[in-house]
The part of an RNA shown here (large-subunit ribosomal RNA, domain IV) has 354 nucleotides and comes from a Bacteroidia bacterium. The prediction has a mean pLDDT of 89.

Context: one part of a larger RNA
RNA sequence: CUCUGGUCAAGGAACUAGGCAAAUUGCCACCGUAACUUCGGAAGAAGGUGGGCCCAGCGUACGUCAAGGGACUUGCUCCCGUAGCGGAACUGGGUCGCAGAGAAUAGGCGGUAGCGACUGUUUACCAAAAACACAGGACUCUGCAAACGCGACAAGCGGAUGUAUAGGGUCUGACGCCUGCCCGGUGCCGGAAGGUUAAGGGGAUCCGUCAGCGCAAGCGAAGCGGUGAGCCGAAGCCCCGGUAAACGGCGGCCGUAACUAUAACGGUCCUAAGGUAGCGAAAUUCCUUGUCGGGUAAGUUCCGACCUGCACGAAAGGCGUAACGACUGCCGCGCUGUCUCGACCAGGGACUCA
Numbered sequence: 001c002u003c004u005g006g007u008c009a010a011g012g013a014a015c016u017a018g019g020c021a022a023a024u025u026g027c028c029a030c031c032g033u034a035a036c037u038u039c040g041g042a043a044g045a046a047g048g049u050g051g052g053c054c055c056a057g058c059g060u061a062c063g064u065c066a067a068g069g070g071a072c073u074u075g076c077u078c079c080c081g082u083a084g085c086g087g088a089a090c091u092g093g094g095u096c097g098c099a100g101a102g103a104a105u106a107g108g109c110g111g112u113a114g115c116g117a118c119u120g121u122u123u124a125c126c127a128a129a130a131a132c133a134c135a136g137g138a139c140u141c142u143g144c145a146a147a148c149g150c151g152a153c154a155a156g157c158g159g160a161u162g163u164a165u166a167g168g169g170u171c172u173g174a175c176g177c178c179u180g181c182c183c184g185g186u187g188c189c190g191g192a193a194g195g196u197u198a199a200g201g202g203g204a205u206c207c208g209u210c211a212g213c214g215c216a217a218g219c220g221a222a223g224c225g226g227u228g229a230g231c232c233g234a235a236g237c238c239c240c241g242g243u244a245a246a247c248g249g250c251g252g253c254c255g256u257a258a259c260u261a262u263a264a265c266g267g268u269c270c271u272a273a274g275g276u277a278g279c280g281a282a283a284u285u286c287c288u289u290g291u292c293g294g295g296u297a298a299g300u301u302c303c304g305a306c307c308u309g310c311a312c313g314a315a316a317g318g319c320g321u322a323a324c325g326a327c328u329g330c331c332g333c334g335c336u337g338u339c340u341c342g343a344c345c346a347g348g349g350a351c352u353c354a
Stems, first nucleotide, its partner, number of pairs: 001349008010340002014338001019335001027051005036041001038174001052095006062086003068080004072075001096100001108333007115325002120132002136172007148158003175320004180250003185247002187243005194238003200232002206226004212219002251269005278312001279309001290306005
């Protein structure tokens, strides 16, 4: 010097990203216990007092139960129960030590916010969380050889020895109060009159070949081969409607009130419709340490407000919420070697020697 323990004057978080670590608290009994609350909780809230041993009441209460007694359903039955055995608690008095839960095991507490309702689950080996799950809510598919999934487009199997109060998918995530406007685009559902449209059906037309005709150029039936028009031909798409707890979206400029400021009001342009309630410098606010208030001697954090929301907002849910949390922020009490600021002790290393 390092590691693991132990102790410390005065101060007591001044340490630090942060009370990290350590210290405090710790058991039992009794007293006592706030806001809030879903009336269960919050609660071991908080905060206090007592605790050894001896004597007496008192071998008391109580337990057990030979003997004995009682009851009937008759039994290894039930009830009462003196002796014996076991044996608190409480009250009063006394007594010893620094100390009586004498060692060891053995909650620190409170206030206020954010997030998630909760118990749970997770990155085996850097993340345990506000992530996942969850009861509850909603939409949607599925009538049974179900939808859906595994499989090779199979058989077969799962779904399910279930049958719409069932099963699958998606979103949301207890509970309370709620969940606005837009269907123009995309998706999905419904419609089937019209437009478009495949294979296929149809075969017009034209071409090749060849009997035949013609002096020749050439014409050219049937057959065979090729070409293949009009026409008929579904779903889909176009089209017409519906649907947002489907994917998604939810404006701009100008003016106006008898101080000023502001604009309930008006004008105008655009849109499918222009963000309702609630919340708001927020896990979201750039400017920003916004401004005001609170707490501090002093506060880029925190809490309460304001609203100018760069760029909240209603099941990618909005806003609240008791309880819960090895979650995150802020504050206080207690307590401490975290610190001012270091010191000492014990043991293991390091180091020296053998």
RNAcentral holds the full RNA, with entries from ENA.